Description:
A computed fold for a 92-nucleotide RNA from a soil metagenome, annotated as Glycine riboswitch aptamer. RNAcentral holds the sequence, with entries from MGnify.
RNA sequence: CGCGCGGGAGAGCUGACCGGCCUGCAGCCAGCGUGCCGGCCAGCGCCGAAGGGGCAACCUCCCCGGAACCUCUCAGGCACCAGGACCGUGCG
Numbered sequence: 001c002g003c004g005c006g007g008g009a010g011a012g013c014u015g016a017c018c019g020g021c022c023u024g025c026a027g028c029c030a031g032c033g034u035g036c037c038g039g040c041c042a043g044c045g046c047c048g049a050a051g052g053g054g055c056a057a058c059c060u061c062c063c064c065g066g067a068a069c070c071u072c073u074c075a076g077g078c079a080c081c082a083g084g085a086c087c088g089u090g091c092g
């Protein structure tokens, strides 16, 4: 440095459209309403632990240089999944 395994945080609301589920009306071609879930788009908001940028404690005799979980939020992310700095462990 790479691979496998285990652990691994934070941050969302609204609206339209589409699909599905339940229910009421109605009806047996179908349709309408309420509620819930998901997808996609938009508006505004939010998070920081992939990556990237910035300053810098610190490292160094000096210079050069390196450098954060700080900071920015370009990227990424805001149900689950996935991802995931970092920690442990095994192998090369």
Base pairs, nucleotide, nucleotide: 001092002091003090004089005088006087007086012044013043014042015041017039018038019037020036021035023033024032025031045078046077047076051074052072053071054070058066059065
It matches the Rfam family "Glycine riboswitch aptamer". About the family: This family represents the bacterial glycine riboswitch. Model confidence (mean pLDDT): 76 of 100.